[in-house]
Context: one part of a larger RNA
RNA sequence: GAACGAACGUUGGCGGCGUGGAUUAGGCAUGCAAGUCGAACGAAUCCCUGGGGGCUUGCUCCCAGGGGGAAGUGGCGAAAGGGGCAGUAAUGCGUGGGUAACCUACCCCGGGGACCGGGAUAGCCCUCCUAACGGAGGGGUAAUACCGGGCGAUGUGGCGAGGAGACAUCUCUUUGUCACGAAAUGAGUUUCGCCUCGGGAGGGGCUUACGUGGUAUUAGCUUGUUGGUGAGGUAACGGCUCACCAAGGCCAAGAUGCCUAGCGGGUGUGAGAGCACGACCCGCGCCACUGGCGCUGAGACACUGGCCAGACUCCUACGGGAGGCUGCAGUCGAGGAUCUUCGGCAAUGGGCGCAAGCCUGACCGAGCGACGCCGCGUGUGCGAUGAAGGCCUUCGGGUUGUAAAGCACUGUCGAGGGGGAGGAAGCUCCGCAAGGGGUUGAUCUAUCCCUGGAGGAAGCACGGGCUAAGUUCGUGCCAGCAGCCGCGGUAAGACGAACCGUGCGAACGUUGUUC
Numbered sequence: 001g002a003a004c005g006a007a008c009g010u011u012g013g014c015g016g017c018g019u020g021g022a023u024u025a026g027g028c029a030u031g032c033a034a035g036u037c038g039a040a041c042g043a044a045u046c047c048c049u050g051g052g053g054g055c056u057u058g059c060u061c062c063c064a065g066g067g068g069g070a071a072g073u074g075g076c077g078a079a080a081g082g083g084g085c086a087g088u089a090a091u092g093c094g095u096g097g098g099u100a101a102c103c104u105a106c107c108c109c110g111g112g113g114a115c116c117g118g119g120a121u122a123g124c125c126c127u128c129c130u131a132a133c134g135g136a137g138g139g140g141u142a143a144u145a146c147c148g149g150g151c152g153a154u155g156u157g158g159c160g161a162g163g164a165g166a167c168a169u170c171u172c173u174u175u176g177u178c179a180c181g182a183a184a185u186g187a188g189u190u191u192c193g194c195c196u197c198g199g200g201a202g203g204g205g206c207u208u209a210c211g212u213g214g215u216a217u218u219a220g221c222u223u224g225u226u227g228g229u230g231a232g233g234u235a236a237c238g239g240c241u242c243a244c245c246a247a248g249g250c251c252a253a254g255a256u257g258c259c260u261a262g263c264g265g266g267u268g269u270g271a272g273a274g275c276a277c278g279a280c281c282c283g284c285g286c287c288a289c290u291g292g293c294g295c296u297g298a299g300a301c302a303c304u305g306g307c308c309a310g311a312c313u314c315c316u317a318c319g320g321g322a323g324g325c326u327g328c329a330g331u332c333g334a335g336g337a338u339c340u341u342c343g344g345c346a347a348u349g350g351g352c353g354c355a356a357g358c359c360u361g362a363c364c365g366a367g368c369g370a371c372g373c374c375g376c377g378u379g380u381g382c383g384a385u386g387a388a389g390g391c392c393u394u395c396g397g398g399u400u401g402u403a404a405a406g407c408a409c410u411g412u413c414g415a416g417g418g419g420g421a422g423g424a425a426g427c428u429c430c431g432c433a434a435g436g437g438g439u440u441g442a443u444c445u446a447u448c449c450c451u452g453g454a455g456g457a458a459g460c461a462c463g464g465g466c467u468a469a470g471u472u473c474g475u476g477c478c479a480g481c482a483g484c485c486g487c488g489g490u491a492a493g494a495c496g497a498a499c500c501g502u503g504c505g506a507a508c509g510u511u512g513u514u515c
Stems, first nucleotide, its partner, number of pairs: 001515004006511005013376006019369002026332003030329003035076003040073002046067010083287003092212008102204003107200007115149004124139006155180011186192002213259003220250003225247008262284004266277004289310005312323004340366001342365003348362001349360004379409004389400004413456001415451005422444001426439005459504005464485003470499005480487002
């Protein structure tokens, strides 16, 4: 000098764009953050209409049709999005390969197909237990829920034959035979769906080479350890697991241990080489009170799913139950220190749905903080009797200083009032169509017009040298200053004050850290 997710002191007008819990991965009150589909299913309360019955004539009961749709069954989603960086020095990340060892819901393309049946169960009704969460028994009902049979493919597996390839494994292809193995024709006018096969796109798993901290005042480490055979397991290779066999494997190019740390794109600085860092944003990884485990599923060993154990907190009728903000706000604590318990789904995106639409603390906006960067303003011109006052003085004067006053103007920002494109594409109704009608904006804004009038808007640090800028008074090695050199013991340009000056300016200094 530059930089910062900064903090502190003094001061503080406006706006734009960013940014804001770095410490206790400490504990959390409250609200919200994942639902949706009636075009899968049966159906309750309720509303409307019609019919019938009872009577108190406006009430009730039953039946039929329509609407609506709590809770429930079922489907899809909930593995994304959002947060944090504890762990991890390699099961991670980065770059480049391999998979002849693999998977893939939704989406796209192409081929083929959907026959016949069945039994339950939740909801519901009845009974019982219970403080609560909830639980037990009985009856009965539906499906795109579940189950059985049939057909049966270019699929899968076994056995066999031919061809091609890099011909040993293996892969591709043609073919014979045996076995296995599917569906919901549901709603329906379109259309949306279901089963199966092949391909694609996108996504993922596994594997490999190289690179990716410190420490030798850590030198030896290892028994599923290293390899083989066989088996199991997996979507898949593999000691991944197991039985047996062999005795291997790693290491001074640093194994093993210990300490530290998420990695990269990048960021800061620097002429560069380098050094330091990894906030915000993007990619990858990991974590979800602590430890472990699996279930469901295309996908998890699953932040707002489950089970077990532990610590903690809460409720209890003492028998037993409930919970997990490292989501958005917010709270306590610790700390030098870090925000609103805001508005909206209008846009972008996501989930579900044929759609209308619903949900969305993702997101879009607003709020708070000079935390950062940038822009603007706090007025302009004239104005000498160089006024008054202050300070200095050699007492003549000098300086503050065109500064003020005064005169003439301007109207940015702010204040009050009014307009205002854009952010919007869609959706829906009518119509054969062209087209026409209706409707949708959270915060608002760029910008324009009017009113008024200099009015509301300047400080901070420094002045011995480095280093731009000095005098007087006070103090008297005291009080104090200080980044270094050093000032202060009676004439202090270095302490304190005043005046004056210098630098920067809505900031200016100090501290911390990096280069």
Description
Predicted 3D model of a 515-nucleotide part of an RNA (small-subunit ribosomal RNA, 5' domain) from a metagenome. Model confidence (mean pLDDT): 81 of 100. The full RNA is in RNAcentral, with records from SILVA.